[in-house]
RNA sequence: CUCUUAUCCAGAGAGGCGGAGGGAACGACCCGAUGAUGCCUCGACAACCGGUCAGCCAAAACUGACACGGUGCCAAAUUCGACAGAUGUUUUCUGGAAGAUGAGAG
Numbered sequence: 001c002u003c004u005u006a007u008c009c010a011g012a013g014a015g016g017c018g019g020a021g022g023g024a025a026c027g028a029c030c031c032g033a034u035g036a037u038g039c040c041u042c043g044a045c046a047a048c049c050g051g052u053c054a055g056c057c058a059a060a061a062c063u064g065a066c067a068c069g070g071u072g073c074c075a076a077a078u079u080c081g082a083c084a085g086a087u088g089u090u091u092u093c094u095g096g097a098a099g100a101u102g103a104g105a106g
Stems, first nucleotide, its partner, number of pairs: 001106008013042005021031003026081003043074001045072001048070003051066005078098001083095004
């Protein structure tokens, strides 16, 4: 990087560095010198994979607990929309695309 698959309306911030744009891309709308985005440290959240324990059990599977290891994550629903269908007049709903993350494969 590509493919497969699951999830994406829940949850969770302090300090330091640094100094201008940032929120993927387009539009909207937001965040940002009262210092954002980013990086580092610590902390938190969560429970995808592994692990341990418990239930059931012949075992596996399944369910639950823990948060030990690997990730992830800590503005706004993936911030909203965009494309298709339904609704019918600018709204709502459903699905998809794209994206993010985990696990697996190449």
Model confidence (mean pLDDT): 84 of 100. The RNA shown here (SAM riboswitch aptamer (S box leader)) has 106 nucleotides and comes from Anaerolinea sp. NCBI's taxonomy places the organism under Bacteria, Bacillati, Chloroflexota, Anaerolineae, Anaerolinea. The model forms 97% of the base pairs in the Rfam consensus. The sequence was found by an Rfam model in a public genome assembly.